[in-house]
RNA sequence: GGUCCGACACCGCCGAGUCGCUUCCGAGCGAGCCGGGGACCCAGGUUCCCCGGGGUGAAUCCGCAGCCGUUGCGGUAGGGCGCCCCCUUCCCGCCCGAACCCGUCAGCUAACCCGGUAGGCGGUCUGAGGAAGAAGGA
Numbered sequence: 001g002g003u004c005c006g007a008c009a010c011c012g013c014c015g016a017g018u019c020g021c022u023u024c025c026g027a028g029c030g031a032g033c034c035g036g037g038g039a040c041c042c043a044g045g046u047u048c049c050c051c052g053g054g055g056u057g058a059a060u061c062c063g064c065a066g067c068c069g070u071u072g073c074g075g076u077a078g079g080g081c082g083c084c085c086c087c088u089u090c091c092c093g094c095c096c097g098a099a100c101c102c103g104u105c106a107g108c109u110a111a112c113c114c115g116g117u118a119g120g121c122g123g124u125c126u127g128a129g130g131a132a133g134a135a136g137g138a
Base pairs, nucleotide, nucleotide: 009124010123011122012121013120014119018031019030020029021028022027032117033116034115035114036113037112042107052105053102054101055100056099061075062074063073064072065071078096079095080094081093082092087133088132089131090130091129
């Protein structure tokens, strides 16, 4: 000097997953945000002899191979990122297109009732995508 790994702090990304107070430091109580159940009216019929049905989430569907099972490739509905704040649209580029839960049961749904507030990842003064519009500006 280079490369790799780790820690702290800071700046960011996906996501509802942030903040305040108290604490015997186990956790608890709130605010904000998020999700579920639940009438009339409306909508809807094949679940009940099963091939059930439903929920969170962007994560659904199709084709071709493989195949006891396991799986792979390509595409796709849909979604995310691109940091001189925030919002909308267009173009371009790079990615995701999972996983889990309820347990025979749930359409919408006022009142009302119940629950969650996790997890994962990137960067280290960077060479930062381009454009149009709107709004705000103690």